[in-house]
This is a predicted structure of a 101-nucleotide RNA (Glycine riboswitch aptamer) from a Thiotrichaceae bacterium. Of the family's consensus pairs, 90% are formed in the model. The organism belongs to Thiotrichaceae, within Bacteria. It was read from a public genome assembly, where an Rfam model found it.
RNA sequence: UAACACCAUGCAGGAGAGACUCUAUGGCAUUAAUUAUCCAUAGAGCACCGAAGGCGCAAACCGUCCGGAAACGCUCAGGUAUCAAGGACUGCAUGGUCGUU
Repeated sequence: UAACACCAUGCAGGAGAGACUCUAUGGCAUUAAUUAUCCAUAGAGCACCGAAGGCGCAAACCGUCCGGAAACGCUCAGGUAUCAAGGACUGCAUGGUCGUU
């Protein structure tokens, strides 16, 4: 100095699953009014998703114990029209760490 590994930041891409039911409150429009429809929020209920996070498991390896992965499994959390947010992971760029070649 270059590449790689790890971390952070920025940009781009990024799936799945109920526009569910009921109740309450508020709002716009309509209506003589109520009701009903629409939107938002909260609560309850059932159904579902899996790629934030979390949890669980095999063999190899180890004398034994312990340990032992995930995009696999479980769904506590999270999420389920559009928008927004989130999103494992991928690419690019910048910086940092102490390492490897």